[in-house]
RNA sequence: AGAGUCAGCUGGGCAAUUGCUACCUUUUACUCUUCUAUUAUCGAAUAUCCGAUAUCAGAGGAAUCUGGUAGAGGAAAGUCCGGGCUCCACAGAGCAGGGUGCCAGGUAACGCCUGGGGGGUGUGAACCCACGGCAAGUGCAACAGAAAAUAUACCGCCCGGCACCACGACCUGAGCCGAUGUUGAUCUUGUCAACUGAGGCGGGGGUCGUGGGCGUUGGGUAAGGGUGAAAUGGUGUGGUAAGAGCGCACCGCGCGACUGGCAACAGCUCGUGGCAAGGUAAACCCCACCCGGAGCAAGGCCAAAUAGGAAUCCUCUAAUGUUGCUCGCAUUGGAUUCGGGUAGGCCGCUACAAGCCUGCGGUGACGCAGGUUGCAGAUGAAUAAUUGUCCUCGACAGAACCCGGCUUACAGGCUGACUCUUUUU
Numbered sequence: 001a002g003a004g005u006c007a008g009c010u011g012g013g014c015a016a017u018u019g020c021u022a023c024c025u026u027u028u029a030c031u032c033u034u035c036u037a038u039u040a041u042c043g044a045a046u047a048u049c050c051g052a053u054a055u056c057a058g059a060g061g062a063a064u065c066u067g068g069u070a071g072a073g074g075a076a077a078g079u080c081c082g083g084g085c086u087c088c089a090c091a092g093a094g095c096a097g098g099g100u101g102c103c104a105g106g107u108a109a110c111g112c113c114u115g116g117g118g119g120g121u122g123u124g125a126a127c128c129c130a131c132g133g134c135a136a137g138u139g140c141a142a143c144a145g146a147a148a149a150u151a152u153a154c155c156g157c158c159c160g161g162c163a164c165c166a167c168g169a170c171c172u173g174a175g176c177c178g179a180u181g182u183u184g185a186u187c188u189u190g191u192c193a194a195c196u197g198a199g200g201c202g203g204g205g206g207u208c209g210u211g212g213g214c215g216u217u218g219g220g221u222a223a224g225g226g227u228g229a230a231a232u233g234g235u236g237u238g239g240u241a242a243g244a245g246c247g248c249a250c251c252g253c254g255c256g257a258c259u260g261g262c263a264a265c266a267g268c269u270c271g272u273g274g275c276a277a278g279g280u281a282a283a284c285c286c287c288a289c290c291c292g293g294a295g296c297a298a299g300g301c302c303a304a305a306u307a308g309g310a311a312u313c314c315u316c317u318a319a320u321g322u323u324g325c326u327c328g329c330a331u332u333g334g335a336u337u338c339g340g341g342u343a344g345g346c347c348g349c350u351a352c353a354a355g356c357c358u359g360c361g362g363u364g365a366c367g368c369a370g371g372u373u374g375c376a377g378a379u380g381a382a383u384a385a386u387u388g389u390c391c392u393c394g395a396c397a398g399a400a401c402c403c404g405g406c407u408u409a410c411a412g413g414c415u416g417a418c419u420c421u422u423u424u425u
Stems, first nucleotide, its partner, number of pairs: 001421010012390007020071005028063001031062006039054005073396001077407002080405005085295004092327004097291005102116005117131001118129004132286002137284002139280002149232001154225002156221007164213002166210007175201003181195006233251006252275001253273005258267003299347004309338006318332004352374001354373008391394001
């Protein structure tokens, strides 16, 4: 200097004018409204009860006026989790159903957070995990491949048989050469013819053997090759007909012990076993733990108005009761259709498992103690409009009962720590 990882802050600023909502305060006219009390009259025959009207006093509210304070988010979004709170409701058990899934902690709780273990990605800082069980059972893995789990032989390797070829040996042997001998003819010597056949050569045939080639068949094999995402431990060595944990050594794996750790787990520790039943559970399933439901349009109060409406069906051996089914418990009605009235005001509504600071404890999430602050409560829905100016030229985007999380979106700017690369000293 560049590239990155993690964490935090900000989210246009300043000024002027006009304007909006909440709270507090001030002002206003015998204003409006509610409640209480006094007095009077009436309803009504009686009553110190009840109701209505009028008068007057107090309190609260509405409206108006003066001033002050505060006024959307890091995600307010998603409606995905967990709760507070409200009601069912006095409220339980089981099944079904749903959720989570390594260990130890944190928390009101969680499917969240922290730390650790294991696995994976990255050179690394770091990041991700839907992380119990396949030896309980049932499924699934297209195509390819011999074969995809009670698995398996396509090519190949080895052994045996059969057949063919080659070579060798032996036997047999057609034929050929041929010593010797006999007989005959002829006859001078000799020659000729026939027969015999020592020995030799020898196509072919048969038997045996050899190792080789080729084919077929039977057996052995899973080491080599092939297919596939994945083929049933790996390397070496011995052995074998050829091979194989078949044996051995080392590695790996299972089991046990020991050591460390609360644990998950780990180990250049020791022993033992040739060990081998692959993968897949965000497949069904099994195991462990957890789970009532509905929701602020929850639920209350006041005022006003109407029709205390009509019809049909079921009805204690019944029906209803906030997921479904069963039991239990409680209640005495329940369901459907038609028709009528109201839609106003107040509460809930913001003081909370709250924010911030300091100290202590803890690796950390966080806890304890002390101090300090009050930070929107609208209800067709408040914070806006105009002007001027500055520069980093402005993203995602608006509370509606509240809180703790997760997930998603996000222009620009600032800060800190750490990692890698390059250069210089």